[in-house]
Context: one part of a larger RNA
Molecule: small-subunit ribosomal RNA, 5' domain
Organism: uncultured bacterium
Formats: sequence, C1' cells, structure tokens
RNA sequence: GACGAACGCUGGCGGCGCGCCUAACACAUGCAAGUCGAACGGAGCUUAGAUAGGAAGUUUUCGGAUGGAAUAUUGAAAGCUUAGUGGCGGACGGGUGAGUAACACGUGAGCAACCUACCCUUAAGAGGGGGACAACAUCUGGAAACGGAUGCUAAUACCGCAUAACGUAUUGAGAUCGCAUGAUUUUAAUACCAAAGGAGCAAUUCACUUAAGGAUGGGCUCGCGCCCGAUUAGAUAGUUGGUGAGGUAACGGCUCACCAAGUCGACGAUCGGUAGCCGGACUGAGAGGUUGAUCGGCCACAUUGGGACUGAGACACGGCCCAGACUCCUACGGGAGGCAGCAGUGGGGGAUAUUGCACAAUGGGGGAAACCCUGAUGCAGCGACGCCGCGUGAGGGAAGACGGUUUUCGGAUUGUAAACCUCUGUCUUCAGGGACGAAACAAAUGACGGUACCUGAGGAGGAAGCCACGGCUAACUACGUGCCAGCAGCCGCGGUAAUACGUAGGUGGCAAGCGUUGUCC
Repeated sequence: GACGAACGCUGGCGGCGCGCCUAACACAUGCAAGUCGAACGGAGCUUAGAUAGGAAGUUUUCGGAUGGAAUAUUGAAAGCUUAGUGGCGGACGGGUGAGUAACACGUGAGCAACCUACCCUUAAGAGGGGGACAACAUCUGGAAACGGAUGCUAAUACCGCAUAACGUAUUGAGAUCGCAUGAUUUUAAUACCAAAGGAGCAAUUCACUUAAGGAUGGGCUCGCGCCCGAUUAGAUAGUUGGUGAGGUAACGGCUCACCAAGUCGACGAUCGGUAGCCGGACUGAGAGGUUGAUCGGCCACAUUGGGACUGAGACACGGCCCAGACUCCUACGGGAGGCAGCAGUGGGGGAUAUUGCACAAUGGGGGAAACCCUGAUGCAGCGACGCCGCGUGAGGGAAGACGGUUUUCGGAUUGUAAACCUCUGUCUUCAGGGACGAAACAAAUGACGGUACCUGAGGAGGAAGCCACGGCUAACUACGUGCCAGCAGCCGCGGUAAUACGUAGGUGGCAAGCGUUGUCC
C1' cells in the first nucleotide's frame, strides 16, 4: 500500500459498488419453463337458430281466436375455457468450484477426418392411400402413487406407394490440382430415399420436403506454456505398433479377433500432495512476487455412483432407469423426494442480507398476432463492507470572563475558544410543483416513485469521534501506584518524584470514522 474481511469504541447524509471465503452440510414453505385452440378430436360454459311445447295477457257471438313465456330435443353456427394427442422450447438463461496437473485452460496452427435445430440466400417440389393410439365411454384393481380390460375417434402424430437429382451407394471413363492417405470437377450406368397442412371471401401469408451455399454454435488433432515432492526411479498387457472387422457426425486400441514386442522415463516417467484455468487484480521504479471475490471467456459438477432414452444438440440442476445413503407417507402390500436457482430455515463459523416489487426497460422461450411465461433482468430493503462527495456552521468578538489544569502564588494555559453581535441555509424538517428513463403507426403503457430535481418557509437549531504522546514517531505535565497493578511492534518501562503502568488537564494525528487482528506485496 491492498482486502469479499472480522473484532473493539463511535456513528449525520448521499451516489456508485460489494455482501457464506466455513459444511459440494441437511433442508419446512412459496416461486424460479413454459407456450401454441391459426396442427387435432373431444369436454364444459355462454349466445342466437330450428322443432316440439303451450303459461300469463288481450279479445269473444263463450265454440273459439290471438299471443307467444317456462321447459325439452336437436344438429350445423358463433364466442370463450381447456385435461389429452401433436409442435417448438425445457441442452439457453441462473448456481457452485467438489473433482481435474489434463489438450482442462491460455496461445498459435490444422481437419484432404466432422456435425449444426431455429435464421439468411438459391434451386426444385408437396400426387395418391392406409392402419392405429390417447382423450372419451363402460367395466374393473389399489390406502395411495398409479393402473388394467373392452369399445370408438382426429391430426402438421405414424406407415406404405408414386415422383427423384445437383443427394447417397457401387462400378466405369476423363480433366485439373495437391499435403502422404488423396481433393475438386465433368460424364455414363444401376440401385435407394421426400413431403402437411393451417388462417383468410380472396389476394395472400405462415408452415412442410429435398438439395446447394452462408451464418452461428460445436466436435476432434497438434506445437508451445502450465504448482510442490527423488525421504516417489523405474512404469506399462489394450500396454506400443500392424492387419482385418465393428462402432462414431468424424480420425483413432475407441472396441474386438489375430500377429509382432514394443512404448514412456534423470530434458524427471510412475507415484504422492495441492489446485478449476484465463482476461485480469494487488504490490513493486522495474524485473518480479502474490492472487484468480464481484465483471467477462472457457471447463467441470448438480444427494453419491452407474446407465442409456429422446433429440439438431444431453448421457440432461428443477427428465427417465438402476444401485447406495438420508428424509417423508403408508391400510405394511407399496410409494414420494433432491435449493451448488431466488428468498428463507437449522447447522458450522470470527463472519456475510429480504420467505420484498415489477415484467415499465433490456434480453430470452412460445405464438400469425393479441398476449402468456421469465427470482434472467430492472428496482427497492438490510449492512460505514469498500471507494468517492458533503455536512456538523461563517464573520466579528479581550473584561484575555467563569470553570478546569498547573504554579516558583507573580502568573501560565485551556483561549477568539465560550458568552455576546451580525449573518448563511449545504444537509435536515414542513409545504407546493414534479421528471428523463417510453422505443414502435396514432393512442395507450413506469416496478423504481410522488423518487431525483425545482420553488417557498422555519430555525444554529438535529449531526464527532477514535487512537497516540520514552526512542523509532508528530505530540508533556500533575496525581495515584511502588518489579505490585500493569504496558509492550522492536529496543525495553515499573523496586517512592515513572514524559513508558492508571487517571486528569494539555497536545499531536486521522476523521464518520479510528484503532486492533489476519493475509499478500
């Protein structure tokens, strides 16, 4: 000098930041990922319609006529809601740093060995069929979680057929080029592979299929860099290489069969310990040393271990299955759960916050849109935790007052300090006004917030402490104590005049802080 700090004393305001460093300990409760009815069949509600029905009322020549309510049924219609099928998104965003000494990360290259939903550009297309399964209905099992059987049904769900190249595979011929395997391209033959509709009166538009290119995001490989220990010296059998096969988006012992016996290592293998890495941060004249909170990039993880499914993408924090530990429910047969998301609780600890408001802005998901969702985010609350700014008054005022301290009793000092006079109104209090952030086509739309800010009024009123004073080191006297009580970073003070202990006065330093402790330079 610095700090994600803590502790002691003290504490007026504002702005901007920061806030479990420990138990990757366990978690009550609420919320944190949904959305689309313009993909689909239902169900429910509402409205109007049709059919049946015929009340009250009116009229009457008492026969009736007229009138049309309640109610019931109905299938098409419109609107709204939505459990289910279906689509897209739940692989982003948010958290944590346990593991990891590794191509994890950083940097520079490579892939002639690769993938990429949504988006953009271009080319071509979307013909004609089929069978199901939820929902639903009936029956039924179970305490529950959740099922079972039978029957019916729709689709942008599923499956054949047709169409088929600039696609894929195989075979053949040629050209150009390179970086070894080869790459690009032209051409011929054979085989194979696609689709879905919705809205709208319509125009059209949004979706769909195939192919090529782009963009974005990823995968893989390599050079170099990357902590400590030799009181760790040898390590290794899928081990090292080859052939073949399988597997993958893709190369590869990635896996397997066979063959060979290699491969790494004092330029530190192996083993053990420690650790997420970086941009950066702190310090330093620099070289360097230390560090990796907040913010940004990458990686890894999601109760522990393992596994795959779906999907463009996961071996998936708020998905699935199995095993373990733990917690909860149970009718004892069986079930449910996972805060290292935001709040919050217990625990641990020297120590770290609200079970807040809003989607107004920015951004994300879905949707044609309206809109819905969003503890991302924007804000507010708490904390002097940090940095920065402001204030606690300004000018005048000597009888150098009173009081305090001290004294050689003359005085000295506190000290222009106070009183007193004249002012000011920053902050504060009250009242009035009151935003920017809001952008889109006009309008509408602000959580923050009646906040910031502006105007007026009031009154010095409401706002100073902490540490030190032997030397280092700025700042001294008195009393008490008497090697006691105590101080102390080092040297060292204290045993009767202690500037070093304790108190008081005075002084010095910093100041809404000041000291102490811890850690790094």